Description:
A computed fold for a 350-nucleotide part of an RNA from an uncultured bacterium, annotated as small-subunit ribosomal RNA, central domain.
[in-house]
Context: one part of a larger RNA
RNA sequence: CUGGGCGUAAAGGGUGCGCAGGCGGUCGCGUGUGUCAGGUGUGAAAUCCCAGGGCUUAACUCUGGAACUGCGCCUGAAACUACGUGACUAGAGUCUUGGAGAGGUAAGCGGAAUUUCUGGUGUAGCGGUGAAAUGCGUAGAUAUCAGAAGGAACACCAAUGGCGAAGGCAGCUUACUGGACAAGUACUGACGCUCAUGCACGAAAGCGUGGGGAGCGAAAGGGAUUAGAUACCCCUGUAGUCCACGCCGUAAACGUUGUACAUUAGGUCUUGGAAGAUUCGACCCUUUCAGGGCUCAAGCUAACGCGAUAAAUGUACCGCCUGAGGACUACGGCCGCAAGGCUAAAACUC
Numbered sequence: 001c002u003g004g005g006c007g008u009a010a011a012g013g014g015u016g017c018g019c020a021g022g023c024g025g026u027c028g029c030g031u032g033u034g035u036c037a038g039g040u041g042u043g044a045a046a047u048c049c050c051a052g053g054g055c056u057u058a059a060c061u062c063u064g065g066a067a068c069u070g071c072g073c074c075u076g077a078a079a080c081u082a083c084g085u086g087a088c089u090a091g092a093g094u095c096u097u098g099g100a101g102a103g104g105u106a107a108g109c110g111g112a113a114u115u116u117c118u119g120g121u122g123u124a125g126c127g128g129u130g131a132a133a134u135g136c137g138u139a140g141a142u143a144u145c146a147g148a149a150g151g152a153a154c155a156c157c158a159a160u161g162g163c164g165a166a167g168g169c170a171g172c173u174u175a176c177u178g179g180a181c182a183a184g185u186a187c188u189g190a191c192g193c194u195c196a197u198g199c200a201c202g203a204a205a206g207c208g209u210g211g212g213g214a215g216c217g218a219a220a221g222g223g224a225u226u227a228g229a230u231a232c233c234c235c236u237g238u239a240g241u242c243c244a245c246g247c248c249g250u251a252a253a254c255g256u257u258g259u260a261c262a263u264u265a266g267g268u269c270u271u272g273g274a275a276g277a278u279u280c281g282a283c284c285c286u287u288u289c290a291g292g293g294c295u296c297a298a299g300c301u302a303a304c305g306c307g308a309u310a311a312a313u314g315u316a317c318c319g320c321c322u323g324a325g326g327a328c329u330a331c332g333g334c335c336g337c338a339a340g341g342c343u344a345a346a347a348c349u350c
Base pairs, nucleotide, nucleotide: 004321005320006319007304008303012318014201015200016199017198021194022193023192025088026087027086028085029084030083031082034080035077036076037075038074039073040072041071042070049065050064051063052062053061054060091191092188093187094186095184096183097182098181103177104176105175106174107173108172109171110154115149116148117147118146119145120144121143125136126135162169163168206247207246208245209244210243211242215241216240220236221235222234223233258317259316260315261314262313263312266295267294268293269292270291271290272289273288274287275286276285299306300305323350324349325348332343333342334341335340
């Protein structure tokens, strides 16, 4: 150096884009970079190895051989690799038509409900619990009717459903906008895959400035419970939750399963298309493409299980693991307003 692994045992980066790098489709021609063959020079001696000799033997030593797996030069080969050049269309992309979708951003609008306020009716309770009490109420509550204000979330539809790279996305309408899919097969002609560093996005909580504040509700106060109760239960309730702009950059960011391609039995359900058959049309039926599930042959797996959405088989590239604790720590560095984040040991113990 090679050899082992990463669903659950240690181990897939939170996600994408992408420079360098690594790897790369089919058919010619050329060169001869890597590669291969032959020759030649060199590869000091000693050492190592083999054969033999000398000290009684051995160690030791002497002679000869082999080896020194390397490098230079010459000649040659041309399958693969590389480079140059020409061509191709199966990868990739463009174009046309079409339907689906909580994909994103902004603006506007809507109804139900909670709360508060004003007015009416009305009278002694309401609320809450296992039971209570704190609390609210004769200054007229709760209940009920009408009106007003304001904030937040969008019942039913709704699904084992859809969209998005992930985080995530759900009332309705409009504007702008991203991606995927199907059919056609017109165009480009390898333009591809992966990606250290980098850049962008990234739930909740938290932070800064300014708004907003209905409900809920860390902290806090009170009432209970209890031996105690810094809790679970109850009554209040501030930050926060909401909006704008700017930070933070972490999650059981999980499918605990990196991305991409190819190959490999079936059955069944489902979402979005297309074609066919049938029909007046639709449903139903058949085939096919893309997505989402269940079950399972082979195979794999320590087992559980996975099983065309692989954890099967083969390949390219990246990330990561190496006993447990110490330690998602210390120190240093970088980032951050801070909170803290990223990178990341050792002593020592077992």
The full RNA is in RNAcentral, with records from ENA and SILVA.